Molecule: RNase P RNA; transfer RNA
Organism: Ginsengibacter sp.
RNA sequence: ACUACAAACCGGGCUAUCGCUUCCGCUUCAAGCGGAGGAGGAAAGUCCGGCCAGCAUAGGGCAACACACCGGUUAACGACCGGUCAUGAUCGUAAGAUCAGGGAGAAAGUGCCACAGAAAAUAACCGUCCGCCUCAGGUGGACAAGGGUGAAAAUGUGAGGUAAGAGCUCACAUCCUGUUAUGGUAACAUGCCAGGGGGGUAAACCUUGUGUGCUGCAAUGCCACGUAUAUUUCGGUCCGCUUCAUGCGGGAAUGAGCGGCCCGCUCAAAGCUGAGCUGAAAAGCGAGGUGCCGGAAAGGGUAGGCAGCUAAGAUUGUUGCAGUAAUGCAACAGCCAGAUAAAUGAUAGCCACCCGCUUAUAAACGGGAACAGAAGCCGGCUUAUAGGUUUGUAGAUAAA
RNA sequence: GGUCCUGUGGCCGAGUGGCUAGGCAGAGCUCUGCAAAAGCUUCUACACCAGUUCGAAUCUGGUCGGGACCU
Numbered sequence: 001a002c003u004a005c006a007a008a009c010c011g012g013g014c015u016a017u018c019g020c021u022u023c024c025g026c027u028u029c030a031a032g033c034g035g036a037g038g039a040g041g042a043a044a045g046u047c048c049g050g051c052c053a054g055c056a057u058a059g060g061g062c063a064a065c066a067c068a069c070c071g072g073u074u075a076a077c078g079a080c081c082g083g084u085c086a087u088g089a090u091c092g093u094a095a096g097a098u099c100a101g102g103g104a105g106a107a108a109g110u111g112c113c114a115c116a117g118a119a120a121a122u123a124a125c126c127g128u129c130c131g132c133c134u135c136a137g138g139u140g141g142a143c144a145a146g147g148g149u150g151a152a153a154a155u156g157u158g159a160g161g162u163a164a165g166a167g168c169u170c171a172c173a174u175c176c177u178g179u180u181a182u183g184g185u186a187a188c189a190u191g192c193c194a195g196g197g198g199g200g201u202a203a204a205c206c207u208u209g210u211g212u213g214c215u216g217c218a219a220u221g222c223c224a225c226g227u228a229u230a231u232u233u234c235g236g237u238c239c240g241c242u243u244c245a246u247g248c249g250g251g252a253a254u255g256a257g258c259g260g261c262c263c264g265c266u267c268a269a270a271g272c273u274g275a276g277c278u279g280a281a282a283a284g285c286g287a288g289g290u291g292c293c294g295g296a297a298a299g300g301g302u303a304g305g306c307a308g309c310u311a312a313g314a315u316u317g318u319u320g321c322a323g324u325a326a327u328g329c330a331a332c333a334g335c336c337a338g339a340u341a342a343a344u345g346a347u348a349g350c351c352a353c354c355c356g357c358u359u360a361u362a363a364a365c366g367g368g369a370a371c372a373g374a375a376g377c378c379g380g381c382u383u384a385u386a387g388g389u390u391u392g393u394a395g396a397u398a399a400a
Numbered sequence: 401g402g403u404c405c406u407g408u409g410g411c412c413g414a415g416u417g418g419c420u421a422g423g424c425a426g427a428g429c430u431c432u433g434c435a436a437a438a439g440c441u442u443c444u445a446c447a448c449c450a451g452u453u454c455g456a457a458u459c460u461g462g463u464c465g466g467g468a469c470c471u
Base pairs, nucleotide, nucleotide: 002395003394004393005392006391007390008389009388010387012351013350014349015348016347017346018345020038021037022036023035024034025033026032040371044382045381047380048379049378050377051376052216053215054214055213059263060262061261062260064212065211066210067209068208069083070082071081072080073079084103085102087100088099089098090097091096104207105206109205110204111201112200113199125147126146127143128142129141130140131139132138133137155173156172157171158170159169160168174197175196176195177194178193180191181190182189183188220307221306222305223304231297232296233295234294235293236292237291238250239249240248241247255267256266257265271290272289273288276285277284278283315334316333317332318331319330320329321328322327353368354367355366356365401470402469403468404467405466406465407464410424411423412422418454426442427441428440429439430438447463448462449461450460451459
């Protein structure tokens, strides 16, 4: 120098003319002039977390959902950083290295492991050993070491022992649990000792711990215009005071009020009239009508404008310090789109970048970018991406 | 912009950890003078990729496509 992989960054700039648009200023206030600006690393998918807003107080419990090794970072997260354990892949004789995703609990309980196989845990197809018989064979008993089946078959090797065998016994290993010593913040690692040995599966039901109200800018708030001061239906219209008024105060809930359920809590009003009935009268009861209050249904009007909306933000850049890193702190400097059928463009020239050409460099010449367009805002994840720069690892203790 | 649902033969449509049903259509055969009807036989599929598991249409992620609602 080259190749492969991984990570970070860039993925355009300046000038002129014309066009579109936001803000500020001037003005002859319709319009015009000037100044400062104008689309990304993913703006995408809508997978997560928030800011903010509403639901009258949105409160408690259940359900439902999410997460789950240890430590750290963050406003928060299922994200990020570092470490540890096991698994898989690649490289390597090996020691080991790199990359990838994963991680509570199987000694709380209930399930499942098809087919094959004797058997998926209360075991016998072939086979081994012993006995008997009608002796190429049949039959009784013992075995789980050998073979077969399978993804998985009672931890492995060796020795002893046995009729043949078996952790039956012993030695050395291996896995799990526990005590203890050392190191580590911890998860864990290493070592000694003791006890034990069917396994897998919780992205099966479940258990333990932690957390979560729901809906979402098409949320929400305000204004203008316009309509229906209309229709149907359910329930209520009680008590007290006075100034006798549809006034003031209180109670009460068929019903309604965030989301799937339950509980709690909260929310009203205004009377007037009156066929008829009882009664000696006073008075009482009273269907209905009218009005008021709380709901349900059907229907009508509007589809306009303003705010939210980018002003200061968990903000951007540079430098320094701390840290393995994610990131934090400090100083200085800065304000960089706000549209609403949705602006952010076109032409020309030059520069920067890349490719070709060139003995090499340079010049000249020619050619050229991929994925792709904000819609309340921010932090992450995932997906798409021509080409280049830088760093790291490997080929490679190679070649020169 | 946001919130949800969904993908199985040419079409419709069951199946939710262990064999992809059924119906219509297509092809062939039987029957018929030729057809129809009927009967029998047969072809073709889990949208794609990865993960969990011995095993995935089914469980978990991602990608691609289709549809509904909110003004």